Overview: Bacterial RNase P class A from a Desulfosarcinaceae bacterium, 376 nucleotides, folded computationally. Its Rfam family is "Bacterial RNase P class A". Gene Ontology terms of the family: dimeric ribonuclease P complex, ribonuclease P activity and tRNA processing. The gene name in the source record is rnpB. The coordinates come from a structure-prediction model, not an experiment, and the mean pLDDT is 79. The RNAcentral record of the sequence draws on ENA.
RNA sequence: GGAGUAGAACAGGUGGCCGCUGACCCGGAGGCAUCCGGGUUGGAGGAAAGUCCGAACACCACAGGGCAGGGUGCUCCAUAACGUGGAGUCGCGGCAACGCGAAGGCAAGUGCAACAGAAAGCAAACCGCCUCGCUACGGCGGGGUAAGGGUGAAACGGUGCGGUAAGAGCGCACCAGUUCUCCGGGUGACCGGGGAAGCUGGGUAAACCCCACCCGGUGCAAGACCAAAUAGGGGAGCGUCUGAGGGCGGCCCGUCCGAGCUCCCGGGUAGGUCGCUUGAGGUGUCGGGCAACCGGCAUCCUAGAUGAAUGGUCACCGCCCCAAAGCGGGCAACUGCUUUGGGGAGACAGAAUUCGGCUUAUGGUCUACUCCGGCC
Numbered sequence: 001g002g003a004g005u006a007g008a009a010c011a012g013g014u015g016g017c018c019g020c021u022g023a024c025c026c027g028g029a030g031g032c033a034u035c036c037g038g039g040u041u042g043g044a045g046g047a048a049a050g051u052c053c054g055a056a057c058a059c060c061a062c063a064g065g066g067c068a069g070g071g072u073g074c075u076c077c078a079u080a081a082c083g084u085g086g087a088g089u090c091g092c093g094g095c096a097a098c099g100c101g102a103a104g105g106c107a108a109g110u111g112c113a114a115c116a117g118a119a120a121g122c123a124a125a126c127c128g129c130c131u132c133g134c135u136a137c138g139g140c141g142g143g144g145u146a147a148g149g150g151u152g153a154a155a156c157g158g159u160g161c162g163g164u165a166a167g168a169g170c171g172c173a174c175c176a177g178u179u180c181u182c183c184g185g186g187u188g189a190c191c192g193g194g195g196a197a198g199c200u201g202g203g204u205a206a207a208c209c210c211c212a213c214c215c216g217g218u219g220c221a222a223g224a225c226c227a228a229a230u231a232g233g234g235g236a237g238c239g240u241c242u243g244a245g246g247g248c249g250g251c252c253c254g255u256c257c258g259a260g261c262u263c264c265c266g267g268g269u270a271g272g273u274c275g276c277u278u279g280a281g282g283u284g285u286c287g288g289g290c291a292a293c294c295g296g297c298a299u300c301c302u303a304g305a306u307g308a309a310u311g312g313u314c315a316c317c318g319c320c321c322c323a324a325a326g327c328g329g330g331c332a333a334c335u336g337c338u339u340u341g342g343g344g345a346g347a348c349a350g351a352a353u354u355c356g357g358c359u360u361a362u363g364g365u366c367u368a369c370u371c372c373g374g375c376c
Base pairs, nucleotide, nucleotide: 001372002371003370004369005368006367007366008365010363012317013316014315015314016313017312018311020043021042022041023040024039025038026037027036028035029034045348049359050358052357053356054355055354056353057219058218059217060216069215070214071213072212073211074088075087076086077085078084089103090101091100092099093098104210105209109208110207111204112203126149127148128145129144130143131142132141133140134139157175158174159173160172161171162170176200177199178197179196180195181194182193183192184191185190223274224273225272226271233265234264235263236262237261238260245257246256247255248254281300282299283298284297285296286295287294288293319344320343321342322341323340324339325338326337327336328335329334
């Protein structure tokens, strides 16, 4: 210098001007619901996102147990909980730093597998090999054989010796696996070592299924309270020609219409208030733990909007790149800092009850580590 791996913090700062919005204060208006003006003060994120998991909280359901259904699936630990995290084990990938893994059971049962191939699941005889019979001497038929050939992703452990008519764990030695067992290490998954048994029993469980453990439903549009207009419901009073009430601008008279009118109670709707932000909370420090995380002490209060605010612009600083100069580091290739000038970038995105995670989107910076190359 190049290529890569893992992780961390940040998401620009200050000021001016113009805006948006919550709360409070002052002044004004008003139909006392609110509106207008001014001031002070607060105003998004690391993912606020996807809504994929787990909880809190609320309502509904619910004696207890079981079935059905769904989920999870190496170990130990963490946690309110988790399908999450930490530390490990085993397997796979990478030269390495490191990454990935639904990683229990197919030696319980049932099922499934294209093409090729004779045969694909208590195996199987196409060629070949051996043997018996027949023969027209080219072969044909019966039996044995999984050692060789061929097919296939896969052909029932591998190599060698013995054995045999030819063969075969048929027997033996070694290797691999399985089951059982002993010793040592580890909390454990598991690891290391020894022994016994010819036991060799293909794949697939994000196939049914079996085993172990876990699981009620719906979501703040939960839910609680206040409560119009109109139309239903219940009740009381007045009235139906002895005429309530209504129209003819307010009142009286008059005139016309006329069977309902008034009040109260209750439920629901519109609308409003609460739920609403102090919480498994943040920051600092000390202690425990490899770590996730836990505990003590101190300190802080940090959006609660509801057609839904948190924005724009200018200047300077900061960041990155290039050039020049100066001062340094190094044996060197190179490189650090400062100053001056010029140029450039600023992403993804937008709270809506609140937390813990996961996943996805995204900008530059820094740290540690790995491999390769150059120079000395």